[in-house]
Molecule: FMN riboswitch aptamer (RFN element)
Organism: Macrococcus lamae
RNA sequence: AUUCAUCUUCGGGGACGGUGAAAUUCCGUACCGGCGGUUAAAGCCCGCGACCUGUCAUUGUAAUUUGAUGAUGGCUGAUCUGGUGAAAUUCCAGAGCCGACAGUAAAGUCUGGAUGGGAGAAGAUGGAG
Numbered sequence: 001a002u003u004c005a006u007c008u009u010c011g012g013g014g015a016c017g018g019u020g021a022a023a024u025u026c027c028g029u030a031c032c033g034g035c036g037g038u039u040a041a042a043g044c045c046c047g048c049g050a051c052c053u054g055u056c057a058u059u060g061u062a063a064u065u066u067g068a069u070g071a072u073g074g075c076u077g078a079u080c081u082g083g084u085g086a087a088a089u090u091c092c093a094g095a096g097c098c099g100a101c102a103g104u105a106a107a108g109u110c111u112g113g114a115u116g117g118g119a120g121a122a123g124a125u126g127g128a129g
Base pairs, nucleotide, nucleotide: 002128003127004126005125006124007123008122009121010120015029016028017027018026030109031108032099033098034048035047036046037045043097044096052074053073054072055071056070057069058068059067079095080094081093082092083091101112102111103110
């Protein structure tokens, strides 16, 4: 180097106008893009996370349910054409497309669960080597 354990910090962006009794939701025009990987830089290639949901274990109870913690499943959106090149659905040019749940005049951009969780990133200490 690598690897194991514990701990610390960090860890999601974006809107205005019009109509209307009422919409930051409709219409018009804009804007945004988590994490790891991939011969070369990715919202739309592969995988992961978030939302929702099942099962099991532990905890708890007299018992069941709810809850909490842990483990493990399910569900889970969207791209093509041309150019350069050894190599790019990742770069350049062009044209497209997508975006959990709850609330509310129908929401990627507002409010809320969330001062939460989290893929992971950086670092510290100790052990193995």